[in-house]
RNA sequence: AAUCGAACCAUGCCGAAUUCCCGCUUGCCGGGAAACGGGGGAACCAUUCCGGGUGAAUUGAUCUCGCAGGAAAGUGAUCAUAGGGCACCUUCGACCGAACCCUCAGCUAACCUCGUAGGCACCUGGAAGGAGUCCGC
Numbered sequence: 001a002a003u004c005g006a007a008c009c010a011u012g013c014c015g016a017a018u019u020c021c022c023g024c025u026u027g028c029c030g031g032g033a034a035a036c037g038g039g040g041g042a043a044c045c046a047u048u049c050c051g052g053g054u055g056a057a058u059u060g061a062u063c064u065c066g067c068a069g070g071a072a073a074g075u076g077a078u079c080a081u082a083g084g085g086c087a088c089c090u091u092c093g094a095c096c097g098a099a100c101c102c103u104c105a106g107c108u109a110a111c112c113u114c115g116u117a118g119g120c121a122c123c124u125g126g127a128a129g130g131a132g133u134c135c136g137c
Stems, first nucleotide, its partner, number of pairs: 011121004018034006024027001035116006045106001051102004059080005065074001083096002088130005
């Protein structure tokens, strides 16, 4: 000097998941407030029975495993798909299309209650075109 890796800070992204105050055992610990988000919960309305919720993450086909043979359900894999993401629209490309929780729950005013995580950044900080906003001259 170069390359690779790690940590911290900054700038951003997915997501509701941020900011401030107090305390002492100084830890992303305990408590509180604001802000953002979720659930429960009348009347009216809806529903005729198939459990329900957060989330973009739904649905299908083929193969596979078990069985004497076959089917159903379930397991695993592949391909596709509703849908999803850096202000807006269109087109193209790449990517995601999970996971978890509860068994009382339609909507739902008052009211009650819960969360404030986690992950990432040289193809969704991609490309082209269009439309707009702000600032300066």
Model confidence (mean pLDDT): 75 of 100. This is a predicted structure of a 137-nucleotide RNA (c-di-AMP riboswitch aptamer (ydaO/yuaA leader)) from Paenibacillus oceani. It matches the Rfam family "c-di-AMP riboswitch aptamer (ydaO/yuaA leader)". Its family is annotated with cyclic-di-AMP binding and regulation of gene expression in the Gene Ontology. Rfam's curators write: This family represents a conserved RNA structure found upstream of the ydaO and yuaA genes in Bacillus subtilis and related genes in other bacteria.